[in-house]
RNA sequence: AGCUAUCUUCGGGGUGAGGUGCAAUUCCUCGAUCGGCGGUGACAGCCCGCGAGCGGAGAAACUCUCUGCCGAACCGGUGGAAUCCCGGGGCCGACGGUACAGUCCGGAUGGAAGAAGAUAGGG
Repeated sequence: AGCUAUCUUCGGGGUGAGGUGCAAUUCCUCGAUCGGCGGUGACAGCCCGCGAGCGGAGAAACUCUCUGCCGAACCGGUGGAAUCCCGGGGCCGACGGUACAGUCCGGAUGGAAGAAGAUAGGG
C1' cells in the first nucleotide's frame, strides 16, 4: 500500500427565428444545442455493464433481496492496439403536466451509480 470500520465532502447538461392557431420553447420550416457513472489494449450518449425511470414478488417495517421492461452507428484514415482519436455522413433520449417536449414546468434543496478525503486499526 491492499484490506476493515466509522465519518465528511462532492456527485446532470441542453433551443433561436419564422409559420399556423383561441392556445404550441410540444405541431410545421430553417437552424442550434446537451450527453451521469465504472470498464474496455487508445480519450465512448449509440461496445460491456451500472445508476436513474416504469413495474412485479418476497421479507423486513430504517430498508433490503430477487426479478421483468428500459434508446441509439457505421464507413474511411492513422496506429502494435481505436464502433473510444481524426475525417465523413448518421442515430438515440424516462415519467407526469400542457396543443403532441432530450432542451419548458414538476417529483428533485430528492435519490443514485460512483469519486475524493479524514480518523482508527492493520501492515
Model confidence (mean pLDDT): 84 of 100. FMN riboswitch aptamer (RFN element) from a Candidatus Zixiibacteriota bacterium, 123 nucleotides, folded computationally. The sequence was found by an Rfam model in a public genome assembly. The source organism's lineage runs through Bacteria, Pseudomonadati and Candidatus Zixiibacteriota.